Notes
The part of an RNA shown here (small-subunit ribosomal RNA, 3' major domain) has 472 nucleotides and comes from an uncultured bacterium. The RNAcentral record of the full RNA draws on ENA and SILVA.
[in-house]
Context: one part of a larger RNA
RNA sequence: UGACGGGGACCCGCACAAGCGGUGGAGCAUGUUCCUCAAUUCGAUGCAACGCGAAGAACCUUACCCGGGUUUGACAUAUACCGGACAGCCCUAGAGAUAGGGUUUUCUUCGGACUGGUAGACAGGUGCUGCAUGGCUGUCGUCAGCUCGUGUCGUGAGAUGUUGGGUUAAGUCCCGUAACGAGCGCAACCCUUGUCCUUAUUUGCCAGCAACUCGGUUGGGCACUCUAGGGAGACUGCCGGUGACAAGCCGGAGGAAGGUGGGGACGACGUCAAGUCAUCAUGGCCCUUACGGCCAGGGCUACACACGUGCUACAAUGGGGCGUACAAAGGGCUGCAAGCCUGCGAAGGUAAGCCAAUCCUCAAAACGUCUCGUAGUCCGGAUCGCAGUCUGCAACUCGACUGCGUGAAGUCGGAAUCGCUAGUAAUCGUGGAUCAGCAUGCUACGGUGAAUACGUUCCCGGGCCUUGUACA
Numbered sequence: 001u002g003a004c005g006g007g008g009a010c011c012c013g014c015a016c017a018a019g020c021g022g023u024g025g026a027g028c029a030u031g032u033u034c035c036u037c038a039a040u041u042c043g044a045u046g047c048a049a050c051g052c053g054a055a056g057a058a059c060c061u062u063a064c065c066c067g068g069g070u071u072u073g074a075c076a077u078a079u080a081c082c083g084g085a086c087a088g089c090c091c092u093a094g095a096g097a098u099a100g101g102g103u104u105u106u107c108u109u110c111g112g113a114c115u116g117g118u119a120g121a122c123a124g125g126u127g128c129u130g131c132a133u134g135g136c137u138g139u140c141g142u143c144a145g146c147u148c149g150u151g152u153c154g155u156g157a158g159a160u161g162u163u164g165g166g167u168u169a170a171g172u173c174c175c176g177u178a179a180c181g182a183g184c185g186c187a188a189c190c191c192u193u194g195u196c197c198u199u200a201u202u203u204g205c206c207a208g209c210a211a212c213u214c215g216g217u218u219g220g221g222c223a224c225u226c227u228a229g230g231g232a233g234a235c236u237g238c239c240g241g242u243g244a245c246a247a248g249c250c251g252g253a254g255g256a257a258g259g260u261g262g263g264g265a266c267g268a269c270g271u272c273a274a275g276u277c278a279u280c281a282u283g284g285c286c287c288u289u290a291c292g293g294c295c296a297g298g299g300c301u302a303c304a305c306a307c308g309u310g311c312u313a314c315a316a317u318g319g320g321g322c323g324u325a326c327a328a329a330g331g332g333c334u335g336c337a338a339g340c341c342u343g344c345g346a347a348g349g350u351a352a353g354c355c356a357a358u359c360c361u362c363a364a365a366a367c368g369u370c371u372c373g374u375a376g377u378c379c380g381g382a383u384c385g386c387a388g389u390c391u392g393c394a395a396c397u398c399g400a401c402u403g404c405g406u407g408a409a410g411u412c413g414g415a416a417u418c419g420c421u422a423g424u425a426a427u428c429g430u431g432g433a434u435c436a437g438c439a440u441g442c443u444a445c446g447g448u449g450a451a452u453a454c455g456u457u458c459c460c461g462g463g464c465c466u467u468g469u470a471c472a
Base pairs, nucleotide, nucleotide: 001472002471003469004468005467007466008465010463011462012461013460015456016455019420020419021418022417023416026312027311028310029309030308031307032306042053043052064298065297067295068294070292073122077121079119080118081117082116083115084114087104088103089102090101091100092099093098107112124287125286127285128284129283133281134280135276136275137274138272140270145184146183147182148181149180150179151160152159153158164175165174166173190264191263192262193261195232196231197230198229199228200227204222209219210218211217235258238252239251240250241249242248314413318372319371320370321369322368323367330361331360332359335354336353339350340349341348342347379410384405385404386403387402388401389400390399426448427447428446429445430444431443432442
């Protein structure tokens, strides 16, 4: 100087408390351990691994296993020699890779481009080392800290500044001060949302006029809504109190918004030899008729257990039937598909419109009414049987969905444990990426919409000062 303390003082955070909803019990989905297996590819492992890499394993993917077949190679650059345009189609054998045959074709400036064979340089490796590395990322933590120049003090390591008194979300600002300044962080500048003005009018509007097939449909109009460009607006600016005449704090006015208005992006010096050699790049090591490359089938989907994360429930604030209303944000040409017809349905047939503010995709909970009457039930839907639909070369291993039947566990969950402070929690549906098909995951969007916070003694994490130390 740090680190640590079941030392002290001060302060903060959904850290506790106050509340609301869960997890832990059930069934299923998914990831992991263990076990099994020819293989169940590899990585991730306290917080910070475990719906994680994977924004989507039937083949492919695929790296694993078994079998078949290959050796200048699927891919790159040269060289020497020999040959042929390349390539498409058909037939045969085969699981295919591949091999054999037939046929069509005829670039050329004759050098060559392209391509086949031989040879050797080399290719290739998701092989090892993340403890050799770059890059990227997690974490402490959006915590308020981390440093430097000059000066001063100290023999020196170092100190001071950065401590102190106030204050703040903040090393934020003020005052004091052997310090005076400065840098990286904080804040602001960026995006979005909330109000108004303006510009624009291919959406919106009976707002005001007219017509009508009653639909903003048509004429017509940019007033309004919206869209997307520009601007205004919030600064403790104003008033009162308080404070040290300061910084600020408390209350008020005006205002759409008030003291950082809400949200996002943004992550200092560093810590964990944290993670990644399997995104990529790369040193070293290793393989080179194989640890490279091709193909078919299988596996990654196994299943005694155990754990994590979720979905659905256990019902009446509910289930079922009928009626009926209201979004936002996205996506659409190998696409989105209205309408009509067929089917109980998944869906099929046909087909208008739309390269889209124009067409399509467009809610559910809510509300009204009827029924069920506390029951393993008109709750719950696992499991299984049969029959189908769709995607795709192909749904056996191993897809999703539909109909009929079947109807399991489950009556609110031990110890323990998680999230959340407002348009939040809870609850309801919708879209998107990936994608032929496949979503209870991820991500985005809106609808309905709470309760509670006395307080900081305690638990956890953190900041600052101080103290002890046999630790570095």
Its mean pLDDT, the model's own confidence on a scale to 100, is 84.